[in-house]
RNA sequence: UCCUUCAUGGUCCAGUGGUUAGGAUCCGUCGCUCUCACCGACGUGGCCCGGGUUCGAUUCCCGGUGGGGGAA
Numbered sequence: 001u002c003c004u005u006c007a008u009g010g011u012c013c014a015g016u017g018g019u020u021a022g023g024a025u026c027c028g029u030c031g032c033u034c035u036c037a038c039c040g041a042c043g044u045g046g047c048c049c050g051g052g053u054u055c056g057a058u059u060c061c062c063g064g065u066g067g068g069g070g071a072a
Stems, first nucleotide, its partner, number of pairs: 001071007010025004018055001027043005048064005
């Protein structure tokens, strides 16, 4: 320098052109318990950035940034 792949809560991972973005874990509150733990209920918190296409983009396209892999 080029090719390829990925970017989604604090962490890990799904997912889709549309009306609530879901699961696990963590955290908080409550219940349970003599207490803690376990278990149950509820809650907080997220689509890397810019542009384009579209009635509508987290999703498609282009570029950028960052991570992984490969070629020279």
Predicted 3D model of a 72-nucleotide RNA (transfer RNA) from Fimicolochytrium jonesii. Rfam family: tRNA. On this family, see Lowe and Eddy, Nucleic Acids Res 1997: "tRNAscan-SE: a program for improved detection of transfer RNA genes in genomic sequence". Rfam links the family to the GO term triplet codon-amino acid adaptor activity. The organism belongs to Fimicolochytrium, within Eukaryota.